[in-house]
Context: one part of a larger RNA
RNA sequence: GGCGUAUGGGGGAUGCCUUGGCUCUCAGAGGCGAUGAAAGGCGUGAUAAGCUGCGAAAAGCUACGGGGACGGGCACACACCGAUUGAUCCGUAGAUACCUGAAUGGGGCAACCCAAUAGUUUGAAGAACUAUUACACCGAUAGGUGGGCAAACCCGCUGAACUGAAACAUCUAAGUAGGCGGAGGAGAAGAAAACAAAAGUGAUUCCGUAAGUAGUGGCGAGCGAACGCGGAUUAGCCCAAACCAAUGUUGUUACGGCAAUGUUGGGGUUGUAGGACCACGACAUUUUAUGCAUAAAGAAUUAGAAUCUACUGGAAAGUAGAGCCAGAGAAGGUGAUAGCCCUGUAUAAGUAAUGAAUGUAAUAGAUAGUGGUAUCCUGAGUAGGGCGGGACACGAGAAAUCCUGUCUGAAUUUGGCGGGACCAUCCGCUAAGGCUAAAUACUCCUGAGAGACCGAUAGUGAACCAGUACCGUGAGGGAAAGGUGAAAAGAACCGUGAAUAACGGAGUGAAAUAGAUCCUGAAACCAUACGCUU
Numbered sequence: 001g002g003c004g005u006a007u008g009g010g011g012g013a014u015g016c017c018u019u020g021g022c023u024c025u026c027a028g029a030g031g032c033g034a035u036g037a038a039a040g041g042c043g044u045g046a047u048a049a050g051c052u053g054c055g056a057a058a059a060g061c062u063a064c065g066g067g068g069a070c071g072g073g074c075a076c077a078c079a080c081c082g083a084u085u086g087a088u089c090c091g092u093a094g095a096u097a098c099c100u101g102a103a104u105g106g107g108g109c110a111a112c113c114c115a116a117u118a119g120u121u122u123g124a125a126g127a128a129c130u131a132u133u134a135c136a137c138c139g140a141u142a143g144g145u146g147g148g149c150a151a152a153c154c155c156g157c158u159g160a161a162c163u164g165a166a167a168c169a170u171c172u173a174a175g176u177a178g179g180c181g182g183a184g185g186a187g188a189a190g191a192a193a194a195c196a197a198a199a200g201u202g203a204u205u206c207c208g209u210a211a212g213u214a215g216u217g218g219c220g221a222g223c224g225a226a227c228g229c230g231g232a233u234u235a236g237c238c239c240a241a242a243c244c245a246a247u248g249u250u251g252u253u254a255c256g257g258c259a260a261u262g263u264u265g266g267g268g269u270u271g272u273a274g275g276a277c278c279a280c281g282a283c284a285u286u287u288u289a290u291g292c293a294u295a296a297a298g299a300a301u302u303a304g305a306a307u308c309u310a311c312u313g314g315a316a317a318g319u320a321g322a323g324c325c326a327g328a329g330a331a332g333g334u335g336a337u338a339g340c341c342c343u344g345u346a347u348a349a350g351u352a353a354u355g356a357a358u359g360u361a362a363u364a365g366a367u368a369g370u371g372g373u374a375u376c377c378u379g380a381g382u383a384g385g386g387c388g389g390g391a392c393a394c395g396a397g398a399a400a401u402c403c404u405g406u407c408u409g410a411a412u413u414u415g416g417c418g419g420g421a422c423c424a425u426c427c428g429c430u431a432a433g434g435c436u437a438a439a440u441a442c443u444c445c446u447g448a449g450a451g452a453c454c455g456a457u458a459g460u461g462a463a464c465c466a467g468u469a470c471c472g473u474g475a476g477g478g479a480a481a482g483g484u485g486a487a488a489a490g491a492a493c494c495g496u497g498a499a500u501a502a503c504g505g506a507g508u509g510a511a512a513u514a515g516a517u518c519c520u521g522a523a524a525c526c527a528u529a530c531g532c533u534u
Base pairs, nucleotide, nucleotide: 001533002532003531004530005529006528007527008526009525015519016483017482020454021453022451023450024449025448026447027446028445029443030442031149032148039100040099041098042055043054044053050074051073061094062093063092064091065090066089070082071081072080105114106113107112115133116132117131118130119129120128121127135146136145137144138143153184154182155181156180157179158178164171168218194201195200205232206231207230208229209228215223216222236435237434238433239379243266244265245264246263247262248261249260250259251258252257271413273378274377275376276375277372278371279370280369286366287365288364289363290362291360292359293358294357297354301349302348303347307322308321309320310319311318323340324339325329331343332342333341384408385407386406387405388404389403390402391401394420415430416429417428418427419426470477471476490518493505494504495503496502
């Protein structure tokens, strides 16, 4: 020096555990904000650095309800207090709520500085206190509304590139990502100028199918319907106009009016065309809101069955024996594995605010019909057309349909549009105004629950005081770090020592090789002892 054995050190793998995550289900909620939000700064405790709570009324104040013995948060110490005259705690409703922040009296390098007006205090003040004072829009004034924040979902405007085409330009990616605006608990869409095809359907939305079909496509890569059928859910309405009435303005006048036009009310709303208008008839039918009554439900919360003995052990819930409850054998805890020890569970009870639903009467509102057809009305810079684009599964194509930047530009019910160039026949529908629940999408958030999901290099970046420490001028980037024990019983006391280090005794404990760098404690690496060997 090597190998082996043993004992340690070192290290923190492995096993076990779970406070935390992940993915869902069912309910709820789907907003907060000038009555000052979200987010912060600074304060606030007897002692108080941090977190949590709260706001100069500051770990809190008031009222009501619940509850019933301890309480003064995390937080384990000491002091001092509170509480059966009902505290702490839980629920509901209030009060207070500094400064910044949309931030809004003016300014500003956020949490700061300085005002005006009207009052109050004062002898007075360059002092203090209270209230008001931003901008935009609406409104005659008074006054009202908006602004900002927030996870996704939704609508509109705007809008890439990488990529694919095995290169690349049309094409694709994709109307995606990104940007801007807007709304709601949903949003959007929506009551046929729709589909269809010789038969019919009857607003919209969503799902399945049709179907990777018909098509489209440097006919490449790719893109990709509809009809029909089966389901979910169902709901239909209101204006403009004609006509009538009231009222105002303007022009004109022969002062009788006439013409134009505005406002308000009635009327009226469609394709088998309807309405005005004229004639007839009627107060039906259905429905909404308000009031009253009843009342399911509804916060904290309450009741809630049934087990003992022996043995092993530190400890019984284990084993043995003998029982019991069960509308409860879900789950968690308790010194090992508990239906019957504890919290609970099944079941039952319960009230405030609020209140679905039902009934009722009155009031108020809305909602129908028949016949005639001369006249009037039925959405105009619209429909359509040319040029240029875009959307439709459809790339200009035979290209219908929809939108429109530009130039044009009808008809009027004997009207108009569509049925994929176009024409005819036939069929369907009635544009150029508007509203509309449900079925559908999502989850920042609350409650209950689930998992052939993870178990501390995993699972969220974050199980732990984490968007922290730290890095960066900044935008931004971004960790590591869980486990004594059943219970602190957390090692009194003694010794060595400079020692509040460390160690040796002693003591606790089932265990201290469980001693706080604390469960288990692998490997690398280090050391000691012994054996063999060069």

The part of an RNA shown here (large-subunit ribosomal RNA, domain I) has 534 nucleotides and comes from Flavobacterium laiguense. The prediction has a mean pLDDT of 83. Its Rfam family is "Bacterial large subunit ribosomal RNA". Its family is annotated with ribosome and structural constituent of ribosome in the Gene Ontology.